Transfer RNA from Promineifilaceae bacterium (SeqCode), 73 nucleotides, folded computationally. Rfam family: tRNA. Rfam classes the family as a transfer RNA. Model confidence (mean pLDDT): 82 of 100.
[in-house]
């Protein structure tokens, strides 16, 4: 170069083209306890790598880019 897969919350990943993008961990409060940790409540943190297209509706479809892994020469 050319192909193939991935890029979504601090981190590891969900999410049939349709409701206000969620879980695990983390962290922040509270509850519990003499203090902690471990239990349990509750919270806060997202330009879905950028820029277009399509579409009543895009994380999800299509282009060209950017990044990261593979591969092939």
């Nucleotide at each position: 170069g050319c192909c193939c897969c991935g890029g979504u919350a601090g981190c590891u990943c969900a999410a049939u083209g349709g409701a206000u993008a969620g879980a695990g961990c983390g962290c922040u409060g509270g509850c519990c306890u003499c203090c902690g940790a471990a239990g349990c409540c509750a919270g806060a943190g997202g330009u879905u790598g950028c820029a277009g297209a399509u579409u009543c509706g895009a994380g999800u479809u299509c282009u060209g880019c950017c990044c990261g892994g593979g591969g092939u020469a």